c-di-GMP-I riboswitch aptamer from an uncultured Pseudomonadota bacterium, 81 nucleotides, folded computationally. It matches the Rfam family "c-di-GMP-I riboswitch aptamer". On this family, see Weinberg et al., Nucleic Acids Res 2007: "Identification of 22 candidate structured RNAs in bacteria using the CMfinder comparative genomics pipeline". The prediction has a mean pLDDT of 79. It was read from a public genome assembly, where an Rfam model found it. The model forms 100% of the base pairs in the Rfam consensus.
RNA sequence: GAGAACUUUUGCCACACCCGUCGCGAGGCGGGGCCGGAAUGCCACGGGUUUCAGAGUUUCUGAGACAGCCGGGUUACCUCC
Numbered sequence: 001g002a003g004a005a006c007u008u009u010u011g012c013c014a015c016a017c018c019c020g021u022c023g024c025g026a027g028g029c030g031g032g033g034c035c036g037g038a039a040u041g042c043c044a045c046g047g048g049u050u051u052c053a054g055a056g057u058u059u060c061u062g063a064g065a066c067a068g069c070c071g072g073g074u075u076a077c078c079u080c081c
Stems, first nucleotide, its partner, number of pairs: 003081001012037002017032006035068001041074003045071003048066008
């Protein structure tokens, strides 16, 4: 530096829900909480789901949300080789 599976160790993150707060909303942030995870770190590039507005209304257009939906990009801890 690269790679990948098992084991061990250290720990790490935090579903739902509750409170507060921001937002028309999806949802975000903080605290509590702990379903689960192994990049459940970061990124909206592709697909998907979804919100708002409009319309030419089986759908389309625009502006958003979700990274704990999947793929992809990128960064990184421990052990071993």